[in-house]
């Protein structure tokens, strides 16, 4: 790097520096940015993944109350993450009520999965 689970329509920004692209990749759209956007750096925050607490069920031992465990709570010092739009939308597939083109499919609209992608744990 890969692999394996879990989560991703909720929350969260101010200041300083740089100077032109930036939203992961390929396309298409739609958007952000010279009233400084991406990044960096500082401070604030935001959420609870890990860690901290052991209250409460369960579950296993066992007769004391225990833990290697699920699954709820509580917390917010620590390790991460994160603070434009759902993961900005769609591509691949299945499903729908209805419009429109047209000859039976294709567009448009709405829902699920999938993939790909992010983030975190956990082993080797």
């Nucleotide at each position: 790097a890969g692999c394996u689970c879990a989560u991703c329509c909720a929350g969260a920004g101010g200041g300083g520096g740089c100077g032109a692209g930036g939203g992961a990749u390929u396309c298409g759209g739609c958007c952000c940015g010279a009233u400084g956007a991406c990044c960096c750096c500082c401070c604030g925050g935001c959420a609870a993944c890990c860690a901290g607490c052991u209250c409460g069920c369960c579950a296993c031992g066992u007769u004391c109350g225990g833990u290697c465990g699920g699954c709820g709570g509580c917390c917010a010092c620590g390790g991460u993450g994160c603070c434009a739009a759902c993961u900005c939308c769609g591509a691949c597939u299945c499903g729908g009520a209805g419009c429109g083109a047209a000859g039976g499919u294709c567009g448009c609209c709405c829902g699920g999965g999938a993939a790909a992608g992010a983030u975190g744990a956990u082993g080797a």